[in-house]
RNA sequence: AGAGUUUGAUCCUGGCUCAGGAUGAACGCUGGCGGCGUGCCUAACACAUGCAAGUCGAACGGACCUGAUUCGUCUGAGGCUUCGGCGGAAGAUGAUGACUGGUUAGUGGCGGACGGGUGAGUAACGCGUGGGUAACCUGCCUCAAAGAGGGGGACAACAGGGAGAAAUCCUUGCUAAUACCGCAUAAGCGCACAGUACCGCAUGGUACAGUGUGAAAAGAUUCAUCGCUUUGAGAUGGACCCGCGUCUGAUUAACUGGUUGGUGAGGUAACGGCCCACCAAGGUUACGAUCAGUAGCCGGACUGAGAGGUUGAACGGCCACAUUGGGACUGAGACACGGCCCAAACUCCUACGGGAGGCAGCAGUGGGGGAUAUUGCACAAUGGGGGAAACCCUGAUGCAGCGACGCCGCGUGAGUGAAGAAGUAUUUCGGUAUGUAAAGCUCUAUCAGCAGGGAAGAAAAAUGACGGUACCUGACUAAGAAGCACCGGCUAAAUACGUGCCAGCAGCCGCGGUAAUACGUAUGGUGCAAGCGUUAUCCGGAUUUACUGGGUGUAAAGGGAGCGCAGGCGGUACGGCAAGUCUGAUGUGAAAGCCCGGGGCUCAACCCCGGUACUGCAUUGGAAACUGUCGAACUAGAGUGUCGGAGGGGUAAGUGGAAUUCCUAGUGUAGCGGUGAAAUGCGUAGAUAUUAGGAGGAACACCCGUGGCGAAGGCGGCUUACUGGACGAUCACUGACGCUUAGGCUCGAAAGCGUGGGGAGCAAACAGGAUUAGAUACCCUUGUAGUUCCACGCCGUAAAACGAAGAAAUAUAGGGGUUGGGAGGCCAUUACCUUUCGGUGCCGUCGCUAAAGCAGUAAGUAUUCCACCUGGGGAGUACGUUGCAAAGAAUGAAACUCAAAGGAAUUGACGGGGGACCCGCACAAGCGGUGGAGCAUGUGGUUUUAAUUCGAAGCAACGCGAAGAACCUUACCAAGUCUUGACAUCCUUCUGACCGAUACUUAAUCGUAUCAUCUCUUCGGAGCAGGAGUGACAGGUGGUGCAUGGUUGUCGUCAGCUCGUGUCGUGAGAUGUUGGGUUAAGUCCCGCAACGAGCGCAACCCUUGUCCUUAGUAGCUAGCAGUUCGGCUGAGCACUCUAGGGAGACUGCCAGGGAUAACCUGGAGGAAGGCGGGGAUGACGUCAAAUCAUCAUGCCCCUUAUGACUUGGGCUACACACGUGCUACAAUGGCGUAAACAAAGGGAAGCAGAGUCGUGAGGCCGAGCAAAUCUCAAAAAUAACGUCUCAGUUCGGAUUGUAGUCUGCAACUCGACUACAUGAAGCUGGAAUCGCUAGUAAUCGCGAAUCAGAAUGUCGCGGUGAAUACGUUCCCGGGUCUUGCACACAAAGCCCGUCA
Repeated sequence: AGAGUUUGAUCCUGGCUCAGGAUGAACGCUGGCGGCGUGCCUAACACAUGCAAGUCGAACGGACCUGAUUCGUCUGAGGCUUCGGCGGAAGAUGAUGACUGGUUAGUGGCGGACGGGUGAGUAACGCGUGGGUAACCUGCCUCAAAGAGGGGGACAACAGGGAGAAAUCCUUGCUAAUACCGCAUAAGCGCACAGUACCGCAUGGUACAGUGUGAAAAGAUUCAUCGCUUUGAGAUGGACCCGCGUCUGAUUAACUGGUUGGUGAGGUAACGGCCCACCAAGGUUACGAUCAGUAGCCGGACUGAGAGGUUGAACGGCCACAUUGGGACUGAGACACGGCCCAAACUCCUACGGGAGGCAGCAGUGGGGGAUAUUGCACAAUGGGGGAAACCCUGAUGCAGCGACGCCGCGUGAGUGAAGAAGUAUUUCGGUAUGUAAAGCUCUAUCAGCAGGGAAGAAAAAUGACGGUACCUGACUAAGAAGCACCGGCUAAAUACGUGCCAGCAGCCGCGGUAAUACGUAUGGUGCAAGCGUUAUCCGGAUUUACUGGGUGUAAAGGGAGCGCAGGCGGUACGGCAAGUCUGAUGUGAAAGCCCGGGGCUCAACCCCGGUACUGCAUUGGAAACUGUCGAACUAGAGUGUCGGAGGGGUAAGUGGAAUUCCUAGUGUAGCGGUGAAAUGCGUAGAUAUUAGGAGGAACACCCGUGGCGAAGGCGGCUUACUGGACGAUCACUGACGCUUAGGCUCGAAAGCGUGGGGAGCAAACAGGAUUAGAUACCCUUGUAGUUCCACGCCGUAAAACGAAGAAAUAUAGGGGUUGGGAGGCCAUUACCUUUCGGUGCCGUCGCUAAAGCAGUAAGUAUUCCACCUGGGGAGUACGUUGCAAAGAAUGAAACUCAAAGGAAUUGACGGGGGACCCGCACAAGCGGUGGAGCAUGUGGUUUUAAUUCGAAGCAACGCGAAGAACCUUACCAAGUCUUGACAUCCUUCUGACCGAUACUUAAUCGUAUCAUCUCUUCGGAGCAGGAGUGACAGGUGGUGCAUGGUUGUCGUCAGCUCGUGUCGUGAGAUGUUGGGUUAAGUCCCGCAACGAGCGCAACCCUUGUCCUUAGUAGCUAGCAGUUCGGCUGAGCACUCUAGGGAGACUGCCAGGGAUAACCUGGAGGAAGGCGGGGAUGACGUCAAAUCAUCAUGCCCCUUAUGACUUGGGCUACACACGUGCUACAAUGGCGUAAACAAAGGGAAGCAGAGUCGUGAGGCCGAGCAAAUCUCAAAAAUAACGUCUCAGUUCGGAUUGUAGUCUGCAACUCGACUACAUGAAGCUGGAAUCGCUAGUAAUCGCGAAUCAGAAUGUCGCGGUGAAUACGUUCCCGGGUCUUGCACACAAAGCCCGUCA
């Protein structure tokens, strides 16, 4: 940084989509470790259980425990003893306990207003930022000054009694205090009154002195101290007020009654309608009030080049809330999450009388949801509360647990290793890929595992939840640790198989209908990696809302026009001020975060320190160019005056002629009118036509002009009156008075509406006639509203109110028109020339534009203001609102749906659009046919059949493949038979054959039997053939001509189709190839930003037409000779002919035309004249044209059958329809008789003469000929003579019968021919349609290929031999240029409506 997607291609406009980053995420597959973070976004839904706010006995009286002390009772050790006892250690037990220590329900103090949670509400002084309080409060804390004297009465606890299930309560009695209440004292404290000084932005503040008046206190102790009261100051924390900023909707435009203000009183810590009484009528709003919707705000976070856009989890600040709503109490602080009262809903307990509760604290449960964790440990640290302290409390907090939820780091091994193993995939079967990858060998140990040691975190001592954790060391094993997505383009990476518009994919374009790089799987590859994909959302790309940074003639978009308030912008010069602007300083802009520099965890993430920055706001000093403002000027903008001319500018009144229609009268007679053609209609009751007179309404021909006027709509006979604007000249006056303009007001075609007139023509509706499948239309005849018409009023739009172009103003090459006015020149006019101001058109440079185009009348350059646009459809629709009498208008969406819709230009194709030109048997002019009949042949079929094999389908299938189906062919059917096969190659084994002959059997193949039987040799064997066997394989006229090659048809033998270089164009493309001539031709000439070239055309090739030459048999015979009279023979090669080589024709010559060209017309000569005739030859391409059944071939399919063999059948069927032909319908003829003249071909499994037999087809015999020798072979039409005489015939020959001939193994299905007999339809053919322009059509016969036989077909050959072409209007086809197009699968296109 871009890319894909509209088109056949192009350039634009324009949307959609993608690549990037991010997340409190979720889902799918997968999952080794650690660190740091993070985790109910939904139901502010309901909550079991435990904990989360207590502490102080150094405030107090009790209660309980404990023991010391004291007094008893009992026992009675050691010792002493006079043995009687003394003495009493120690123990047990009882009482006391003013005392010691401890615990604590209650009174009392402090704290429960912090900490923690949540984001429902809130569009607000709630938040952010900066200020203010002279309008305020502040417990604990710090500092300072001063003080604490002396009294009193209670209430809990406790005891007794009572009520209740309980919660709890009532009552009687006793009692203490740092609890409560007086009294005393007290100021620089409070209040009231009246002063002085100083100060301030107003109310006012500060200080001082005076008088009156009011209000304090508590003790405890371990004796260090800690508390208590008053006042002042500080600090901290709060309260209130103000400027600015803070989402969307005008389809929410008006809102407001304590509302706005005042006075007074109350209330508060304090100001204030905060509350109340009275008074006034204000206040907010287009700079968006009110209403509605949505939302906690910010530091920041994400993204972005930035400007911006989105967002407000975690951390931090503020606010609000605590089941919902309301209320106050206490207190320094609350209208209070774990306080109180009331109401409501819900839950729980209950003895039914009553009670209890509030997880949006930490865990946890249910529910909701795509979705979010443990009913853990500890107060060790940091903080908080209480206490003098020890200490107690602390789900704050510190930690741990769970989750790949995120970020960061590490690992899953390293080296060597080619037999390139095996496997897998693929293959052209050779190989290639996986791949040094594995195995193998040699190493290493980060993580995990085992063992040992073991912290810091703790400031004098003690104290560690985390934790035997981090970390260190040792030994051991490559072991325990890789997936996910993608691979058609965008986008890195491809092959095979399966599937067959199915299954499926897809973010967009799109893929899939039998060879899918897009579906599924596999292999391989690419990307990322403990993750990878998908989904959702945001920003980006998107300059696709454009401030940076877009547009509006044709793509979406200029309001129909003018006037004009607010608003925005504004000429020249001077001075003042300093609001904007610029600049310096100060304060603030919290911390965290971002950025930069360091540092600490092994690195990083993370954390710590420092510095920038925070583009802002406020205060203050300065500058004065520009904007602003004030003052006083100017005249170039604007306006006024004077003079002048132009004009369909407007309104009103009057007036004129032509024309239409109607009425009256005359002339006159049968039609008129209308159309593509008709009819309705009018007319013998006299129309149309024509003449004269009259009536009435409307519009103003010619002049009339890209001419005039007007703001636009618009304005046209003539005259008059009134009136608006523009222009020129003059430069006298004013002195910026200007431009634009939301809202507003006015004007505003046509149609329409209302009232009243008018009504000739035209003419919705309606009626009738046509057209048509229908025709509620187009066409015709009538005709009413209406209009044109008038007066008054409404509507307020447009089809294209258009120059599809908003208004204003500045400067910017030229050229030639036209209109209005002025100046100058030439002598004065008409003219002419030069010049100037205003208007209106054309061409064109620069410039602009996507292009076409615009271009001083800009769509160029720079400026001001307004309006409008943001993909197509839905839709200018719905709803709402506004105005309207109505019709309708203005404003103006969404759901849903598509990936386009669109503009300009390009190349084609196309047209029953237009224009210009040309050609063709295309039409026309002719000749002959087809379509009607019979037959032949091919095709079709709702046919038939066991099968009627298959293909060809407008021209360009249909006498086509098929140049020839009785068997074969043959691919089809029935029956029988074979399975390595009928055909090919290879292997093993056996045999010596194979071929052949005979016999049996069979429908035939098949099968059975018999006979006969190899070659070479170095003697080992080899070759060949057959049988058997095995598997590779053979075989397939099975499918796909839409997988193909090759071949072919067609446009079309039409004149076209392209390329290189150059030039033009942003580009597709254009030019060349167009133009003027000419040609059969893109043939040639000339011109030209083109110059050349290629494939086509032409020529070169074959044939035919003339001549020459060479050659002369099998051809020929002029002359000579012979002759059987036949070129038969000798002879000859002159001629014909044959087949080789040449010549010839080139517009070469002449005349005219043309441009002095190409070329055309005519002529001469010539066998032939302008391409001499005919053929072969078919450009780039089109039709997915035909053919897999000529052949070849990919893939698929069959393999005892979809292959192979045999017999028989079928392809020949038959109500019918079509194509192509033959024969006819007759006298230009039929029949008979006897005569004449070809060309080109074929011939050995052949052509066959002559002879002979047969009526004939043909038979017998076989001369000759592998052919210029022989033969098929007779040419026929024609001509001559005769007959028939217009008939279903002496036309026509179908059909049928009988008898035959030939081919062939075979003629029934199913051949051809012959003879005799039979003698059908048919008397020239409807609509329609075909061929042909000269040796042609027409007509006549001949031959050949295929072939045993079997042409009316096909391909060739010659004979006889016409008619017509004015011409290109029309039909068909084609070519060139131009124009149009919404077509590009290209008109069988595209597309609209109706019906189903």
This is a predicted structure of a 1396-nucleotide RNA (small-subunit ribosomal RNA) from an uncultured bacterium. The prediction has a mean pLDDT of 82. The RNAcentral record of the sequence draws on ENA and Greengenes.